Small-subunit ribosomal RNA, 5' domain from an uncultured Parcubacteria group bacterium, 508 nucleotides, folded computationally. The coordinates come from a structure-prediction model, not an experiment, and the mean pLDDT is 83. Rfam family: Bacterial small subunit ribosomal RNA.
[in-house]
Context: one part of a larger RNA
RNA sequence: GGUCGAACGCUGGCGGCGUGUCUAAGGCAUGCAAGUCGAACGCUCCCUGAGGUGCUUGCACCUCUACGGAGAGUGGCAGACGGGAGAGUAACGCAUUGGUAACUUACCCUGAACUCGCGAGUAACCCGGGGAAACUCGGACUAAUACGCGAUAUGGAUGGGGGGACGCAAGUCAUUCCCAUUGAAAGUUCCGACGGUUCAGGAAAGGCCUAUGUCCUAUCAGCUUGUUGGUGAGGUAAUAGCUCACCAAGGCUACGACGGGUACCGGGCGUGAGAGCGUGACCCGGCUCACUGGGACUGAGACACUGCCCAGACUCCUACGGGAGGCUGCAGUCAAGAAUCUUCCGCAAUGCACGAAAGUGUGACGGAGCGACGCCGCGUGCCGGAUGAAGGCCUUCAGGUUGUAAACGGCUGUUCUGAGGGACAAAUUUGUGAUGGUACCUCAGCAGAAAGUGGUUGCUAACUCUGUGCCAGCAGCAGCGGUAAUACAGAGACCACGAGCGUUGACC
Numbered sequence: 001g002g003u004c005g006a007a008c009g010c011u012g013g014c015g016g017c018g019u020g021u022c023u024a025a026g027g028c029a030u031g032c033a034a035g036u037c038g039a040a041c042g043c044u045c046c047c048u049g050a051g052g053u054g055c056u057u058g059c060a061c062c063u064c065u066a067c068g069g070a071g072a073g074u075g076g077c078a079g080a081c082g083g084g085a086g087a088g089u090a091a092c093g094c095a096u097u098g099g100u101a102a103c104u105u106a107c108c109c110u111g112a113a114c115u116c117g118c119g120a121g122u123a124a125c126c127c128g129g130g131g132a133a134a135c136u137c138g139g140a141c142u143a144a145u146a147c148g149c150g151a152u153a154u155g156g157a158u159g160g161g162g163g164g165a166c167g168c169a170a171g172u173c174a175u176u177c178c179c180a181u182u183g184a185a186a187g188u189u190c191c192g193a194c195g196g197u198u199c200a201g202g203a204a205a206g207g208c209c210u211a212u213g214u215c216c217u218a219u220c221a222g223c224u225u226g227u228u229g230g231u232g233a234g235g236u237a238a239u240a241g242c243u244c245a246c247c248a249a250g251g252c253u254a255c256g257a258c259g260g261g262u263a264c265c266g267g268g269c270g271u272g273a274g275a276g277c278g279u280g281a282c283c284c285g286g287c288u289c290a291c292u293g294g295g296a297c298u299g300a301g302a303c304a305c306u307g308c309c310c311a312g313a314c315u316c317c318u319a320c321g322g323g324a325g326g327c328u329g330c331a332g333u334c335a336a337g338a339a340u341c342u343u344c345c346g347c348a349a350u351g352c353a354c355g356a357a358a359g360u361g362u363g364a365c366g367g368a369g370c371g372a373c374g375c376c377g378c379g380u381g382c383c384g385g386a387u388g389a390a391g392g393c394c395u396u397c398a399g400g401u402u403g404u405a406a407a408c409g410g411c412u413g414u415u416c417u418g419a420g421g422g423a424c425a426a427a428u429u430u431g432u433g434a435u436g437g438u439a440c441c442u443c444a445g446c447a448g449a450a451a452g453u454g455g456u457u458g459c460u461a462a463c464u465c466u467g468u469g470c471c472a473g474c475a476g477c478a479g480c481g482g483u484a485a486u487a488c489a490g491a492g493a494c495c496a497c498g499a500g501c502g503u504u505g506a507c508c
Base pairs, nucleotide, nucleotide: 001508002507003506004505006504007503008502009501010500013378014377015376016375017374018373019371020370021336026334027333028332030331031330032329035077036076037075040074041073043071044070045069046068048066049064050063051062052061053060054059055058084289085288086287093214094213095212096211098209099208100207103206104205105204108202109201110200111199112198113197114196115195116150117149118148119147126139127138128137129136130135156182157181158180159179160178161177162176164173165172166171187194188193215261216260217259222252223251224250227249228248229247230246231245232244233243234242264286265285266284267283268279269278270277271276291312292311293310294309295308314325315324316323317322342368344367345366346365350364351362352361353360354359381411382410383409384408391402392401393400394399416445417444418443419442420441421440425435428431452497453496454495455494456493457478458477459476463492464491465490466489467488473480474479
């Protein structure tokens, strides 16, 4: 000198764009943050319409059909994304490089083939029972794209066999042929379509493996028994001590094993001419975590933040028998701390989930609010004005300085205030804007409402007076202060920056 997720002191007019719990991964009241589909299914209710009966002639009851709406339930898809945090982790965690002939993939796209037949139940509803509640038990009824069985098999899977290429062989590879065994499906419909099953390919996503790189410490020198390898088996989508039985005795290490400490990693960011050094807030990619520890279930995908089970700590309810909960989502609260925001508006846009669609949901997101926390821009007026007024300060008492500064005269209206008009963002013919009556435009009004902070001995731009008297104090370093202090304190003047200016901390 530059920089900051800063804090503190004094001060503070406006706007735009950013940014804001770095500490206790401490505890959390309240609301919201993941739903959707009636074009999969049965049922209930409402509205409307038609018919019938009773008849008090405009009301009651019953039946039916169609449109529409609401509801819980069965079923499907989504809840593995999106959002948060950095506790753990020195590791194939991350980064870069390859491999997978050792693998998987719902939804989407392309191509090929198919979509035949049958059945048993169970929620809801109804009846009955238990419980304070959470909830739960029994009986009876019913539907499906829920569940089960059979048929068929282009291709698929498993097993066996033949041929081909390479190879001495073991075998490996590409692909083809034959045989045996085996396994599918679901309908809805407004007739437009939307679906279902099998196989092949694509797109995109993931799993696993490899080489290299990745902080400090030797006042850590030896470490290891599933340990290192083999055989066989189990297991996985898949390789593998991943797991197990048996066998062998290996494996790692001064090129730092093992131990201890610290720490998410990268793109980047800060600084620097660069090499480098420091760092990993915001944004993007990866990883890990979800009260603490463990576990599996479902599923294409989880060992699953707002799913389940067990244990623990904590909090709450209780009729004491038993139950409920998990903000490291958005707001908000307590605590901690030098320190960090609104219990706001909207799904209009972008995106995501579901749906044929209309649409619904979305604290993602789009916006507004608060904070000079940062960067950038603007303003606090402009022109004229000397009796160089008054006052202040200094003075050699002549005067000098503050100073064209003020007063005073004229002008302007950025901003501000009031009034009127008023968007783009909408993609799409129509409709659709939270932001927002905002930005912006026009008119009117008043110089009116808007300047401070730090410094003035040298480094270092800027000096005098008074007070104090090694006192009180200053100070980044050198050093000032003991009676003429440009260094302390006050005043005036001056210097620097300016809605900021200083101080502290941190990095280069």